[in-house]
RNA sequence: CUUAUCUAGAAAGGCUGAGGGUAAUGGCCCUGGGAAGCCUUGACAACCUGUCGCGAGCAAUCGUGAUAAGGUGCCAAUUCCAUCUCCCUGUCGGGAGGCAGAUAAG
Numbered sequence: 001c002u003u004a005u006c007u008a009g010a011a012a013g014g015c016u017g018a019g020g021g022u023a024a025u026g027g028c029c030c031u032g033g034g035a036a037g038c039c040u041u042g043a044c045a046a047c048c049u050g051u052c053g054c055g056a057g058c059a060a061u062c063g064u065g066a067u068a069a070g071g072u073g074c075c076a077a078u079u080c081c082a083u084c085u086c087c088c089u090g091u092c093g094g095g096a097g098g099c100a101g102a103u104a105a106g
Base pairs, nucleotide, nucleotide: 001106002105003104004103005102006101011041012040013039014038015037019030020029021028024083025082026081027080042075044073047071048070049069050067051066052065053064054063055062056061079100084097085096086095087094088093
């Protein structure tokens, strides 16, 4: 950079000790009944690989389902919410998209 996904799901222990939730702003929230980080174990998930089915195909292969062995990821709140644009709406509010971000594969 490209493509796909992002309202589902899933915590215990040890070390440590004050912050964390997206860089910013605002809001809201989590946190000494222990934040972030590191380690161990466990879970969740099913993107890639593997394995086993089913379907299509002469075949290469493609589609689809299962599994969870391997590579990642992940385990408060929609990616916590808003910020920019458009639409609905008298207001409140709601919806769609964008930007940014995260993850996977290339």